[in-house]
RNA sequence: UCGCGCUAGGCGGGGAGAUAGCGGUGCCCUGUACCCGCAAUCCGCUACAGCGGGGCUGAAUUCCCCUUCUGAGGCCGGCCUUUGUGGAGCCGCGCCCCGGUAAGGAGCGUCGAUGGCCGGGUCCCGUGCAAUGAGGGCCUGUGAACCCUGUCAGAUCUUGACCGAAGCAGCAGUAAGCGGGUUACCGCAUGUGCCGCGGGGAAGCCUGACCGGAGCCACCUGCCGGGUUACCGUCCGGAAAGGUGCUGUCGAAGAAGGGGUGCGCGA
Repeated sequence: UCGCGCUAGGCGGGGAGAUAGCGGUGCCCUGUACCCGCAAUCCGCUACAGCGGGGCUGAAUUCCCCUUCUGAGGCCGGCCUUUGUGGAGCCGCGCCCCGGUAAGGAGCGUCGAUGGCCGGGUCCCGUGCAAUGAGGGCCUGUGAACCCUGUCAGAUCUUGACCGAAGCAGCAGUAAGCGGGUUACCGCAUGUGCCGCGGGGAAGCCUGACCGGAGCCACCUGCCGGGUUACCGUCCGGAAAGGUGCUGUCGAAGAAGGGGUGCGCGA
């Protein structure tokens, strides 16, 4: 160096998820790459990290490692858009409220505006009158078995008798009380009065006379300022969906280059 037979290795890999971790089953990517059994409240394992059984290939174009470039796809984050949502009230717009202004419209005004001045009213105090109410007074009726008055029959007491005494009923009267009347009298009171008199009156309002001579008002539109609200915009937070090589990370696959890998027998 050649031939034959073996062995290690190879017959796919990756991402997310899950897990203490690894691999697998399931999902996705890559793209073609043996078969069977197991598996999600799962299966098998432990850093040499699927297990069990079978098959093919096999030391090199084919197996292993390293470097550089390209790079599907996934994931974290960032950014953008859209749609909900919670909040804020610095800003814009709108609603509402207040104040101002007076450009336009309406209204009032030379049949005299705003304003000025004088008076009256409204308001307060006192008072008169009236009204009303209750009371007093006055008039009147009634009104006491006895404990009110007068007169007191009878009866009683006293007396020899006359006289006298007290005195019931009756009659008359009267007190308190109870009722009626009251134009006039007395004082009191008042959610009273188109009433009178005197006084006080800061402002406002109403009203009359006078002066004076052109504005007044703020209803609508407009404008200015302030407040309020949170409809929309705006801002802040968070959510969902979509997009984006913007960053990071993992990375199938491809290209180029470099390196590594046995055993036996025979010639």